[in-house]
Predicted 3D model of an 84-nucleotide RNA (c-di-GMP-I-GGC riboswitch aptamer) from a Pseudomonadota bacterium.
It was read from a public genome assembly, where an Rfam model found it.
The model forms 95% of the base pairs in the Rfam consensus.
It matches the Rfam family "c-di-GMP-I-GGC riboswitch aptamer". Gene Ontology term of the family: cyclic-di-GMP binding.
Model confidence (mean pLDDT): 90 of 100.
RNA sequence: CAUGACAAAGGCACACCUGUCGAAAGGCGGGGUCGCAAAACUUCCGGUCUACGGGCUCGUCCUAUGACAGCGGGGUUGCCAACA
Numbered sequence: 001c002a003u004g005a006c007a008a009a010g011g012c013a014c015a016c017c018u019g020u021c022g023a024a025a026g027g028c029g030g031g032g033u034c035g036c037a038a039a040a041c042u043u044c045c046g047g048u049c050u051a052c053g054g055g056c057u058c059g060u061c062c063u064a065u066g067a068c069a070g071c072g073g074g075g076u077u078g079c080c081a082a083c084a
Stems, first nucleotide, its partner, number of pairs: 003081002011036002016031006034070001040076003044073003047068003053063003056059001
């Protein structure tokens, strides 16, 4: 550098419940554990979600400056060590 086990020590915490913030998507705290070898950090690229606000052809239509890092990719950092 690379790889990831019927290994060891650990870590995180889906859904759901609950409190709270938010227009919403969703975030944060507590409970909870589906899973994760980076499910650590980072919106640089793609994608998806929402539409307070703005637009119009006035439909629940279009639109990100909002959101998702547990949707992929990229960047940075990182425990252990069997096999290759």